[in-house]
RNA sequence: UACUUAUCCAGAAAGACGGAGGGACUGGCCCGUUGAUGUCUUGGCAACCCUGGAGCUGCGUUAUUUUUUGCUACAACGCUUUAGAAGGUGCCAAUUCCAGCUCUGCCUGAGCAGAGACAGAUAAGUU
Numbered sequence: 001u002a003c004u005u006a007u008c009c010a011g012a013a014a015g016a017c018g019g020a021g022g023g024a025c026u027g028g029c030c031c032g033u034u035g036a037u038g039u040c041u042u043g044g045c046a047a048c049c050c051u052g053g054a055g056c057u058g059c060g061u062u063a064u065u066u067u068u069u070g071c072u073a074c075a076a077c078g079c080u081u082u083a084g085a086a087g088g089u090g091c092c093a094a095u096u097c098c099a100g101c102u103c104u105g106c107c108u109g110a111g112c113a114g115a116g117a118c119a120g121a122u123a124a125g126u127u
Base pairs, nucleotide, nucleotide: 002126003125004124005123006122007121008120013042014041015040016039017038021031022030023029025100026099027098028097043092044091045090048088049087050084051083052082053081054080055079056078058071059070060069096119101116102115103114104113105112106111
């Protein structure tokens, strides 16, 4: 850099430095000299990776219509649930701040509501 999978309506701020824009993009709407965004320190949140307990029952690979093969039955892998927080990340304005593209419902319309996609962020694995 790219790919795959999962999650994104919950949660969690003080101090120092610094001095003008910032919230990814576009529009809106917000934040910001009463000092934002950012950097550092300290603190915190959460539970993706991680550790333990309980429960369930086959699971992976190849093949694609049931073939090959591996692990396993005191049970692996997986799934559900629960507890933890030492470590690796992440996060600590606003739902990813809202919308953007498509579909559906209501509506004369403006618009409102819902579902999905795209984009983005984070984690884990691969590259």
Predicted 3D model of a 127-nucleotide RNA (SAM riboswitch aptamer (S box leader)) from an uncultured Bacteroidota bacterium.